RNAcentral holds the full RNA, with entries from SILVA. The part of an RNA shown here (small-subunit ribosomal RNA, 3' major domain) has 463 nucleotides and comes from a Chloroflexota bacterium.

[in-house]
Context: one part of a larger RNA
RNA sequence: UGACGGGGGCCCGCACAAGCAGCGGAGCGUGUGGUUCAAUUCGACGCAACACGAAGAACCUUACCAGGGCUUGACAUGUACGUGCAAUCCCGAGAAAUCGGGACCCCCCGCGAGGGGCGCGUACACAGGUGUUGCAUGGCUGUCGUCAGCUCGUGCCGUGAGGUGUUGGGUUAAGUCCCGCAACGAGCGCAACCCUCGUCGCCAGUUGCUCUCUCUGGCGAGACCGCCGAGUCUAACUCGGAGGAAGGUGGGGAUGACGUCAAGUCAGCAUGGCCCUUACGUCCUGGGCUACACACACGCUACAAUGGGCGGUACAAUGGGUUGCUAAGUCGCGAGGCGGAGCUAAUCCCACCAAAACCGUCCUCAGUUCAGAUUGCAGUCUGCAACUCGACUGCAUGAAGGCGGAGUUGCUAGUAACCGCAGGUCAGCAUACUGCGGUGAAUAUGUUCCCGGGCCUUGUACA
Repeated sequence: UGACGGGGGCCCGCACAAGCAGCGGAGCGUGUGGUUCAAUUCGACGCAACACGAAGAACCUUACCAGGGCUUGACAUGUACGUGCAAUCCCGAGAAAUCGGGACCCCCCGCGAGGGGCGCGUACACAGGUGUUGCAUGGCUGUCGUCAGCUCGUGCCGUGAGGUGUUGGGUUAAGUCCCGCAACGAGCGCAACCCUCGUCGCCAGUUGCUCUCUCUGGCGAGACCGCCGAGUCUAACUCGGAGGAAGGUGGGGAUGACGUCAAGUCAGCAUGGCCCUUACGUCCUGGGCUACACACACGCUACAAUGGGCGGUACAAUGGGUUGCUAAGUCGCGAGGCGGAGCUAAUCCCACCAAAACCGUCCUCAGUUCAGAUUGCAGUCUGCAACUCGACUGCAUGAAGGCGGAGUUGCUAGUAACCGCAGGUCAGCAUACUGCGGUGAAUAUGUUCCCGGGCCUUGUACA
């Protein structure tokens, strides 16, 4: 000087408390461990691994396993030699990769000799490696933490490590600002500048609205403790009030200091070293990543009457669409089929929002008209192909489950909770993720305690 203390003081945070909804019990979905397996590819492991990489494993992906093949190779560049040469089609063998045979065709310049182009074959340099090391690295990222800190120049103090400034008194969300002070200044952070939502004005406008303004785009205005009162040190600032669409950082986002964890990633990419080179490379078929006594994590659906089922009826926003979205009509109980209008989109389509509200039904707590797992049969769609291993529909079946131990999570307002909608990935597959709107609470006296953090101080046998 730091770090640490079941030392002290001050302060903050959904940290506790006050509340609301959960998880932990059940079934299922997904991830992980373990076990199993020919293989169940690999990575990630307290917070900060475990619906994580993966924004979507039937083949492909795919890295794993078994088998069948190839060896200048699936891919690149170059050299030498040869070649009337690609591609396409047919036949045979084969699971395919591939191999054999045949057909078709016969590149350009040039009379020719020869040259060039694209490929193929042979040979050689080389390719290739999701092999290893994230403790050799770049780049990128997580975390403390959007916490308020981290430093420098000169001066001063100290033999020196170092200190001072940055401490103190107030104040703030803030090392924010004020006052004081052997310090005076400065830098990276904080804040502001950026985007967006909320109010108004002006301009413009079709596909929108319907006669001026919802909407969209552009340009501006507006909020600054500016005004008033009180407190305080005549300060910084705090409390109350007015006006205002908005009040004290207006709400949200982007933005992440010096550094820490030899944190994560050699499997996104790049890259040093090491290793493989008829294989640790590469092609193909099939299988596996989907296994299953079990354990954990994140979710979905429930256990019902604030409910279930039926009927008609109402109100959104964000988005996506030409290899696409697909209307009207029509067939089917339905998934869906036929059909083909319109749309490169404020025009057409996806597209009926759902919860809510209304009508009547269940009739009282029952394993039920709750719940929907599981299983059987019959189908639809995508796709070469749904057996391993897809989603959905109809009929039948009708399991556990009666609100969950210890413990534990999220959340302070248009938030939690409940409700649906869209998108990316995507042939098909979403209870996940990312967005969007609809309905819309309860509670906060407070900082004793738990956890994390900041500043000052104190002790130390630690560095």